[in-house]
Context: one part of a larger RNA
Molecule: small-subunit ribosomal RNA, 5' domain
Organism: uncultured prokaryote
């Protein structure tokens, strides 16, 4: 001097953009933070209403309405969103490999979408239970399951050639064997049939399963450097180092098994403590370098603590599941239920950190064919001078140099153009009107035009105009105008580093102090007052790093 996720004392007008539990990875009440699809299935209420009957209690039919709420089933739910507990390297950052590998949805391209069975879940009835749940009997449906069939440029065997080749192999083409699949649903048209309504096949769009190939994206392994302290930590190591065979994995590997070898790693710090999440960045410095790792951005690791596994394209998985510990709630005492390091909010700790707000309008995800849902991601809005920036808190005249303070050598000096008073302006708040952008879309509705099949202008289905429709923030931003200097300055120092002097008042006391020092009766160094001096909606302190 610069710097801050700050604290603290004193003060405080507006406005932009930003940041706001560094402590106790303590405990947590209450509400919310993940669902969605009826164009995958089979069931399917109830309040009200209208009508009928009626023994006036109700019954019974229609609407509500194939709606709500469940229930099988698809897909998410491993994104998103927190925390830094632990981790000195199975992290991370740089650069390579992966001929040792997988990748749902998603783009592009080739083939296929055949032919059959059995259950179950809601239901309904019996039961057990305080409750969370839960048993038995009976009914049913699928794009839920579970057989056949077909089958390659898939996989896997065999023979034969050819490239490489550490001669152990490995790829590549041919041939031949073997092996593994699928599922609909919507819309229309046609045709049929009770003859006017409704369905099977059938064809056509659109969409979806199966099975290959390529691509993107996303992951997993491997390897070679580089990443903090201690030697007052010198020596570790039996699955330890290697190899064969063999299991296991998507994959190579002591990943594991069995057997054989006796090795690996270390003063170029092994091993063992201690501390830390790591980068991009951040602050500081001329750089060199030093500190640091908040917010924003990638990785990583973690989810009450220790452990496992299922499901899945992906967990060994915040808001899933078993098991075992703490804890805390609930019980009929038999046995239950819970996990805010998600967004508000709460008690504790702490010098110290926010509101149990609106809204899905944008932008991003998830599910839907879409309408649309959901979404504490986000997107706004409150709270803090916590930072940074902007602006304002008048501007001009105005000397009787007013009074009043302070001083004084009692002439007079100083506060001072400072105020008064006299002329203006109208940023900002305050008042009243006006008033955007952030919204393109999707849908609907109307021409248009193009597609496929048709008997067809219907319908589909796809691209265009055109209208229409969607804003939380907020009547916000901005603009007009209105009235009026009104509603807005403080804090800190003046011995010397160091910019600013005087008086009272204390008397080595009170007291001050970053050093050096001041104070013991004329204190520019305590206190106070006038005055000055620097900064400014701050300005000191402090704590921290350069």
């Nucleotide at each position: 001097g610069a710097a801050u996720g700050a604290a603290c004392g004193c003060u405080g007008g507006c406005g932009g953009c930003g940041u706001g539990c560094u402590u106790a990875a303590c405990a947590c009440a209450u509400g919310c933070a993940a669902g969605u699809c009826g164009a995958a299935c089979g069931a399917g209420a109830a309040a009200g209403u209208g009508g009928a009957c009626u023994u006036c209690g109700g019954u019974c039919c229609g609407c509500g309405a194939g709606u709500a709420g469940a229930g099988u089933g698809g897909c998410g739910c491993a994104c998103g969103g927190g925390u830094g507990a632990g981790u000195a390297a199975u992290a991370c950052g740089u650069a390579g490999g992966u001929a040792a590998u997988c990748u749902a949805c998603c783009c592009u391209u080739g083939a296929a979408u055949u032919u059959g069975g059995g259950a179950u879940a809601a239901c309904a009835u019996c039961g057990c239970g305080a409750a969370a749940g839960u048993g038995g009997u009976g009914c049913u449906a699928a794009u839920a399951c579970c057989g056949g069939a077909u089958a390659a440029u898939a996989u896997c065997c065999a023979u034969a050639g050819g490239g490489c080749u550490u001669c152990g192999g490995u790829u590549u083409u041919a041939u031949g064997g073997a092996u593994c699949a699928a599922a609909g649903a919507u819309a229309g048209c046609c045709u049929c049939u009770u003859c006017u309504u409704g369905a099977a096949a059938g064809c056509u769009a659109u969409u979806g399963u199966u099975u290959g190939a390529g691509g993107a994206u996303g992951a997993g392994c491997c390897u070679a450097c580089g990443c903090a302290c201690c030697a007052u930590u010198a020596g570790c190591u039996a699955g330890u180092u290697g190899g064969u065979a063999g299991g296991g994995u998507a994959a190579a590997g002591g990943c594991c098994u069995a057997c054989c070898a006796a090795g690996g790693c270390u003063a170029c710090g092994a091993u063992g403590g201690u501390u830390a999440g790591c980068u991009g960045g951040u602050c500081u410095g001329a750089g060199a370098g030093g500190a640091u790792g908040a917010u924003c951005a990638g990785c990583c690791a973690c989810a009450c603590u220790g452990g496992a596994a299922c499901u899945g394209a992906c967990a060994c998985a915040c808001g899933g599941u078993c098991c075992a510990g703490a804890c805390u709630c609930c019980u009929a005492c038999g046995g239950g239920a819970g996990g805010c390091a998600g967004c508000a909010g709460u008690g504790g700790g702490g010098a110290a950190u926010a509101u149990u707000g609106c809204g899905c309008a944008a932008u991003g995800g998830g599910g839907g064919a879409a309408a649309c849902c959901c979404u504490g991601a986000c997107g706004c809005a409150g709270c803090a001078a916590c930072g940074c920036c902007g602006c304002g808190u008048g501007g001009g005249u105005g000397a009787a140099g007013a009074a009043g303070g302070c001083u004084u050598u009692c002439g007079g000096g100083u506060u001072g153009u400072a105020a008064a008073g006299c002329c203006c302006u109208g940023a900002c708040a305050g008042g009243a009107g006006g008033a955007a952008a952030g919204a393109a879309a999707u849908g609907c509705g109307u021409a248009u035009g193009g597609g496929a099949a048709c008997a067809a202008u219907a319908c589909c289905u796809c691209a265009u105009a055109c209208g229409u429709u969607u804003g939380a923030c907020g009547g916000u931003a901005c603009c007009u105008c209105c009235a009026g200097a009104g509603g807005a300055a403080g804090c800190a120092c003046c011995g010397g580093c160091c910019a600013a002097c005087u008086c009272c008042g204390u008397g080595c006391c009170a007291g001050c102090a970053g050093c050096c020092g001041c104070g013991g009766u004329a204190a520019u160094a305590c206190g106070g007052a006038g005055g000055g001096u620097g900064c400014a909606a701050g300005c000191g302190u402090u704590g921290u790093u350069c």